[in-house]
Context: one part of a larger RNA
RNA sequence: GCCGACGAGUGCUACGUGGCGGCGAGGCUAAGCCGGUGACAGGCGGAGCCGGAGCGAAAGCGAGUCCGAAAGGGCGGGAAGUCGUCAUGUAUCGACCCGAAACCAGGUGAUCUAACCCUGUCCAGGCUGAAGCCGGCGGAACACGCCGGUGGAGGGCCGAACCGGGGCGCGUUGCAAAGCGCUCGGAUGAGGUGGGGUUAGCGGUGAAAUGCCAAGCGAACCUGGAGAUAGCUGGUUCUCCCCGAAAUGCAUUUAGGUGCAGCCCCUGACUGGGGCGCUCCGGAGGUAUCGCGCUGGAACGGCAAGGGGGCUUCCCGCUUACCGACCCGUAUCAAACGACGAAUGCCGGAGCGCGGGGUCAGGGCGUGAGACUGCGGGUGCUAAGAUCCGUGGUCGAGAGGGAAACAACCCAGACCGCCAGCUAAGGUCCCGAACUGCGGGCUAAGUGGGCAAGGUGGUCGCGGCGCAGAAACAACCAGGAGGUUGGCUUAGAAGCAGCCACCCUUGAAAGAGUGCGUAAUAGCUCACUGGUCGAAUGUGCCGCGGCGCCGACAAUCCACCGGGGCUGAAGCCCGCGACCGAAGCUGCGGAUUGUCGCAAGACAGUGGUAGGGGAGCGUUCCCGUCGGCGGAGAAGCCGAGGCGUGAGCCGAGGUGGAGCGGCGGGAAGUGCGAAUGUCGGC
Repeated sequence: GCCGACGAGUGCUACGUGGCGGCGAGGCUAAGCCGGUGACAGGCGGAGCCGGAGCGAAAGCGAGUCCGAAAGGGCGGGAAGUCGUCAUGUAUCGACCCGAAACCAGGUGAUCUAACCCUGUCCAGGCUGAAGCCGGCGGAACACGCCGGUGGAGGGCCGAACCGGGGCGCGUUGCAAAGCGCUCGGAUGAGGUGGGGUUAGCGGUGAAAUGCCAAGCGAACCUGGAGAUAGCUGGUUCUCCCCGAAAUGCAUUUAGGUGCAGCCCCUGACUGGGGCGCUCCGGAGGUAUCGCGCUGGAACGGCAAGGGGGCUUCCCGCUUACCGACCCGUAUCAAACGACGAAUGCCGGAGCGCGGGGUCAGGGCGUGAGACUGCGGGUGCUAAGAUCCGUGGUCGAGAGGGAAACAACCCAGACCGCCAGCUAAGGUCCCGAACUGCGGGCUAAGUGGGCAAGGUGGUCGCGGCGCAGAAACAACCAGGAGGUUGGCUUAGAAGCAGCCACCCUUGAAAGAGUGCGUAAUAGCUCACUGGUCGAAUGUGCCGCGGCGCCGACAAUCCACCGGGGCUGAAGCCCGCGACCGAAGCUGCGGAUUGUCGCAAGACAGUGGUAGGGGAGCGUUCCCGUCGGCGGAGAAGCCGAGGCGUGAGCCGAGGUGGAGCGGCGGGAAGUGCGAAUGUCGGC
C1' cells in the first nucleotide's frame, strides 16, 4: 500500500412538541400487596399528580378580582383534558466516536547512572633526582656556602595495561538505538576497578549541564481516580422524492465559541382589499448636479479704514515700489455650506400580470471566517488579488456553452431518454462545427496580436483663412543700394560679442539687417524686387477627425494572436444576408411533485452544500401465520438471464451438505472508503 473483519447519536430519568390509541369533566395510579414455580399474566392499592377559575403580597373574595376616595386601569372570564406508546428536541449523566500536553492518590525502581559507606584489587618499562644523611673543600665556626656520594620526594617527566573521548574520516534501513579506523589526553592520583551496601519523585544525587535517577527526566515508572477535560483537529456507514439557507445585527474575559434576532424547513390557523413585478395617480425628502446670498476656504485686480518704516516734531503733519480689514469687480472650493435641486429608491391608491405569496402561532435546524465583479463611498498613494460600508449580480451550494487553459467575467439555470429541430453568448481559412459571403471605406505597422506622458511633412477625410492668368508656389537669371564703420561700448565692434535707437534718401526693390563667415574688414546668403517659365485649378498657413509610426530594455530557442498561417485580409470601421453553436427553447416518449378536477386529464414545477420534511430497501433476533421449502439437496459461494426510479429483488444451472424462507407485526450491538482508524492476511 491493497484486501478482509471490526469501527461512531445509545441508555436511564424528567420535561417540551407532534402522530397514533384508551377513557373523558375527568384521566392516571406510585410504593406496596394478593395470586401463581417465576422478575410474568391477571387483580387490589386514589396516597398523590395533571385538568376542571381566577385575582391578590396576603387575610380574602370569586366570573370576577386587585389598585384607587373616585375617575380609571392591570390580570382574568369563550375554546378538553389525561394516561399510554412512537417520533423529535432539551436537561443531568462519558451522552456520536477516537485523540492530549497535564493533575491527584497508592505503589515499583540506584542490576543504568550520581554521590557516599564498608571491604578487596590494579597501575610494563624508562627519565628526573627534593628534603634528610655521609664525606670532602672554603671558613674562626658545631653558622653558611660549594662539590661528591647516599637518599628516593613529586595532584613531577616519557610511555603500555587501564581509564578517557579532543581532531578527522567511515558509519547514518549501521557491526552498533552511539560503533569502527587513524590521531590524541591522563596514566602514584581529586587515579582506575571488583564485591557488598545507603540515599526515591512535593524526592534523591549533582567539581553545576537542568546533568543523572534502567536506551525519551524543567520533575521517573506502574496501577488507579478515568470514558479527566479538549469552545480544538479528524472521522461518522443504505436509497429515492419535496423544499432549501447563512457567512448579517446586538451582546459577550468576546472575536475560529455562544445567546437573542434575521434567513431555511415542517405543522396548523387566518388572509384574496394580502405578496411580487410593470404602468398610471398622489405624497414625504435635501443625495447627484448646480450655486456662492449664508457658514467657512481660496486667487488676481480696484478702492481703502487701520498698521509698519522714513522725515518732521510742542501739537499738528508730510512721505512710502511695505502689510492691509470692510466694500466692489473678475474667477472659484466644501462630507460636517445651501436662497435652488433631480434620476432612482421609499410610502399610499388604482389597473394589468404573476404567484411553493403574505401574516400569526407552535416545533426542528443550520449559519453568525465569506469571495470576486459592476455601481456609490470611507481608509490607503483617486496603490494592492488591500481593507471597511451601501446596493445589484455570480460563486459559495451551479452542471452546460463561450473567454486557448481559468470558482467569481459573458451566455444560460442540468427530472430521465432520443443517431430530431431552433437559437444565446461566441463564432464561420486549416487545426475545429459553420459563408476564403455581399456592399462601402481605412490600415502597410504583422498595426491587428501588451503600455503612458510626449512627439510625428506616415496616410485618409472635414472645416477655416490667404496668394494666383494684372502670372501665384517651386526652380533658374539679375538686383539686394546710399547717408553709414548709426550711437554707445570696446584693443577692435564696420548689418551679424553686447547695450540703445531702428530714422532718412534713391528706387522696381533692398532690414541701421535672416544665417554662414573675419582679429576687425572682406566674402557667401536671406528678407525684398524685376525677369524667365507657366498652374483653373495650383500653392501656402491654421484647426478638427480616422487609422498608423516613435516612445518600447530581462533573465532556458521562437514565447505579448491558443497554433498554423493571414495584407482589395483570415486586420479595423459601417451596413446587409446566411449558417454553426448549450444540458436554453421546441418536438416525441417516460417518471414524479403541486394546484384544479368526480374522473379522464389539464396546467405549472422537479440544479443544489449546511439543513428540515416525506417515502422506502436491506441485515440480525423475536411473536403470529403460510396443514410454507428442505438429503429427490437448506444456508453460504459462482452465476447465463430477468425485474425495479433506486437501495435492491428473482433466477435456470453449478458448487455445497443441513438447515431456511414468504406474509403480518415487534425489537435492534442494523448498512463503511476514508478517522497518520483497530486487528489479521498478502

This is a predicted structure of a 682-nucleotide part of an RNA (large-subunit ribosomal RNA, domain II) from a Solirubrobacterales bacterium. Taxonomically the source falls in Solirubrobacterales (Bacteria, Bacillati, Actinomycetota, Thermoleophilia). It matches the Rfam family "Bacterial large subunit ribosomal RNA". Its family is annotated with structural constituent of ribosome and ribosome in the Gene Ontology.